[in-house]
RNA sequence: UUCUUAUCUAGAGAGGUAGAGGGACUGGCCCUUUGAAGCCUCGGCAACGGACUUUUAUAAGAACUGUGCCAAUUCCAGUAGCAUAAUGCUAGAAGAUAAGAU
Numbered sequence: 001u002u003c004u005u006a007u008c009u010a011g012a013g014a015g016g017u018a019g020a021g022g023g024a025c026u027g028g029c030c031c032u033u034u035g036a037a038g039c040c041u042c043g044g045c046a047a048c049g050g051a052c053u054u055u056u057a058u059a060a061g062a063a064c065u066g067u068g069c070c071a072a073u074u075c076c077a078g079u080a081g082c083a084u085a086a087u088g089c090u091a092g093a094a095g096a097u098a099a100g101a102u
Base pairs, nucleotide, nucleotide: 002101003100004099005098006097007096008095013042014041015040016039017038021031022030023029025078026077027076028075043070044069045068048066049065050064052061053060054059074094079091080090081089082088083087
């Protein structure tokens, strides 16, 4: 890199630096000089893997550790089906995260 499985309506900041972008892509719609992205310091959320406590086990708890994350449902839609006045619901595709495999 690729493949497989699971999850994705919740949750979570401040300072420094920096100086125009960012929200994966496309179309929308948003965020942003009342400072975007990136980098640094500390903080927090969460509970996917390992370890810990309890339990016969399943489960449960806590949060040490390895990731991850801290605007908006994965911001909405992007294909198909059903219903339909607008639109709604469901399942996919794509994407993100973790674990395993190659």
Record summary:
Model confidence (mean pLDDT): 86 of 100. Predicted 3D model of a 102-nucleotide RNA (SAM riboswitch aptamer (S box leader)) from Sporosarcina aquimarina.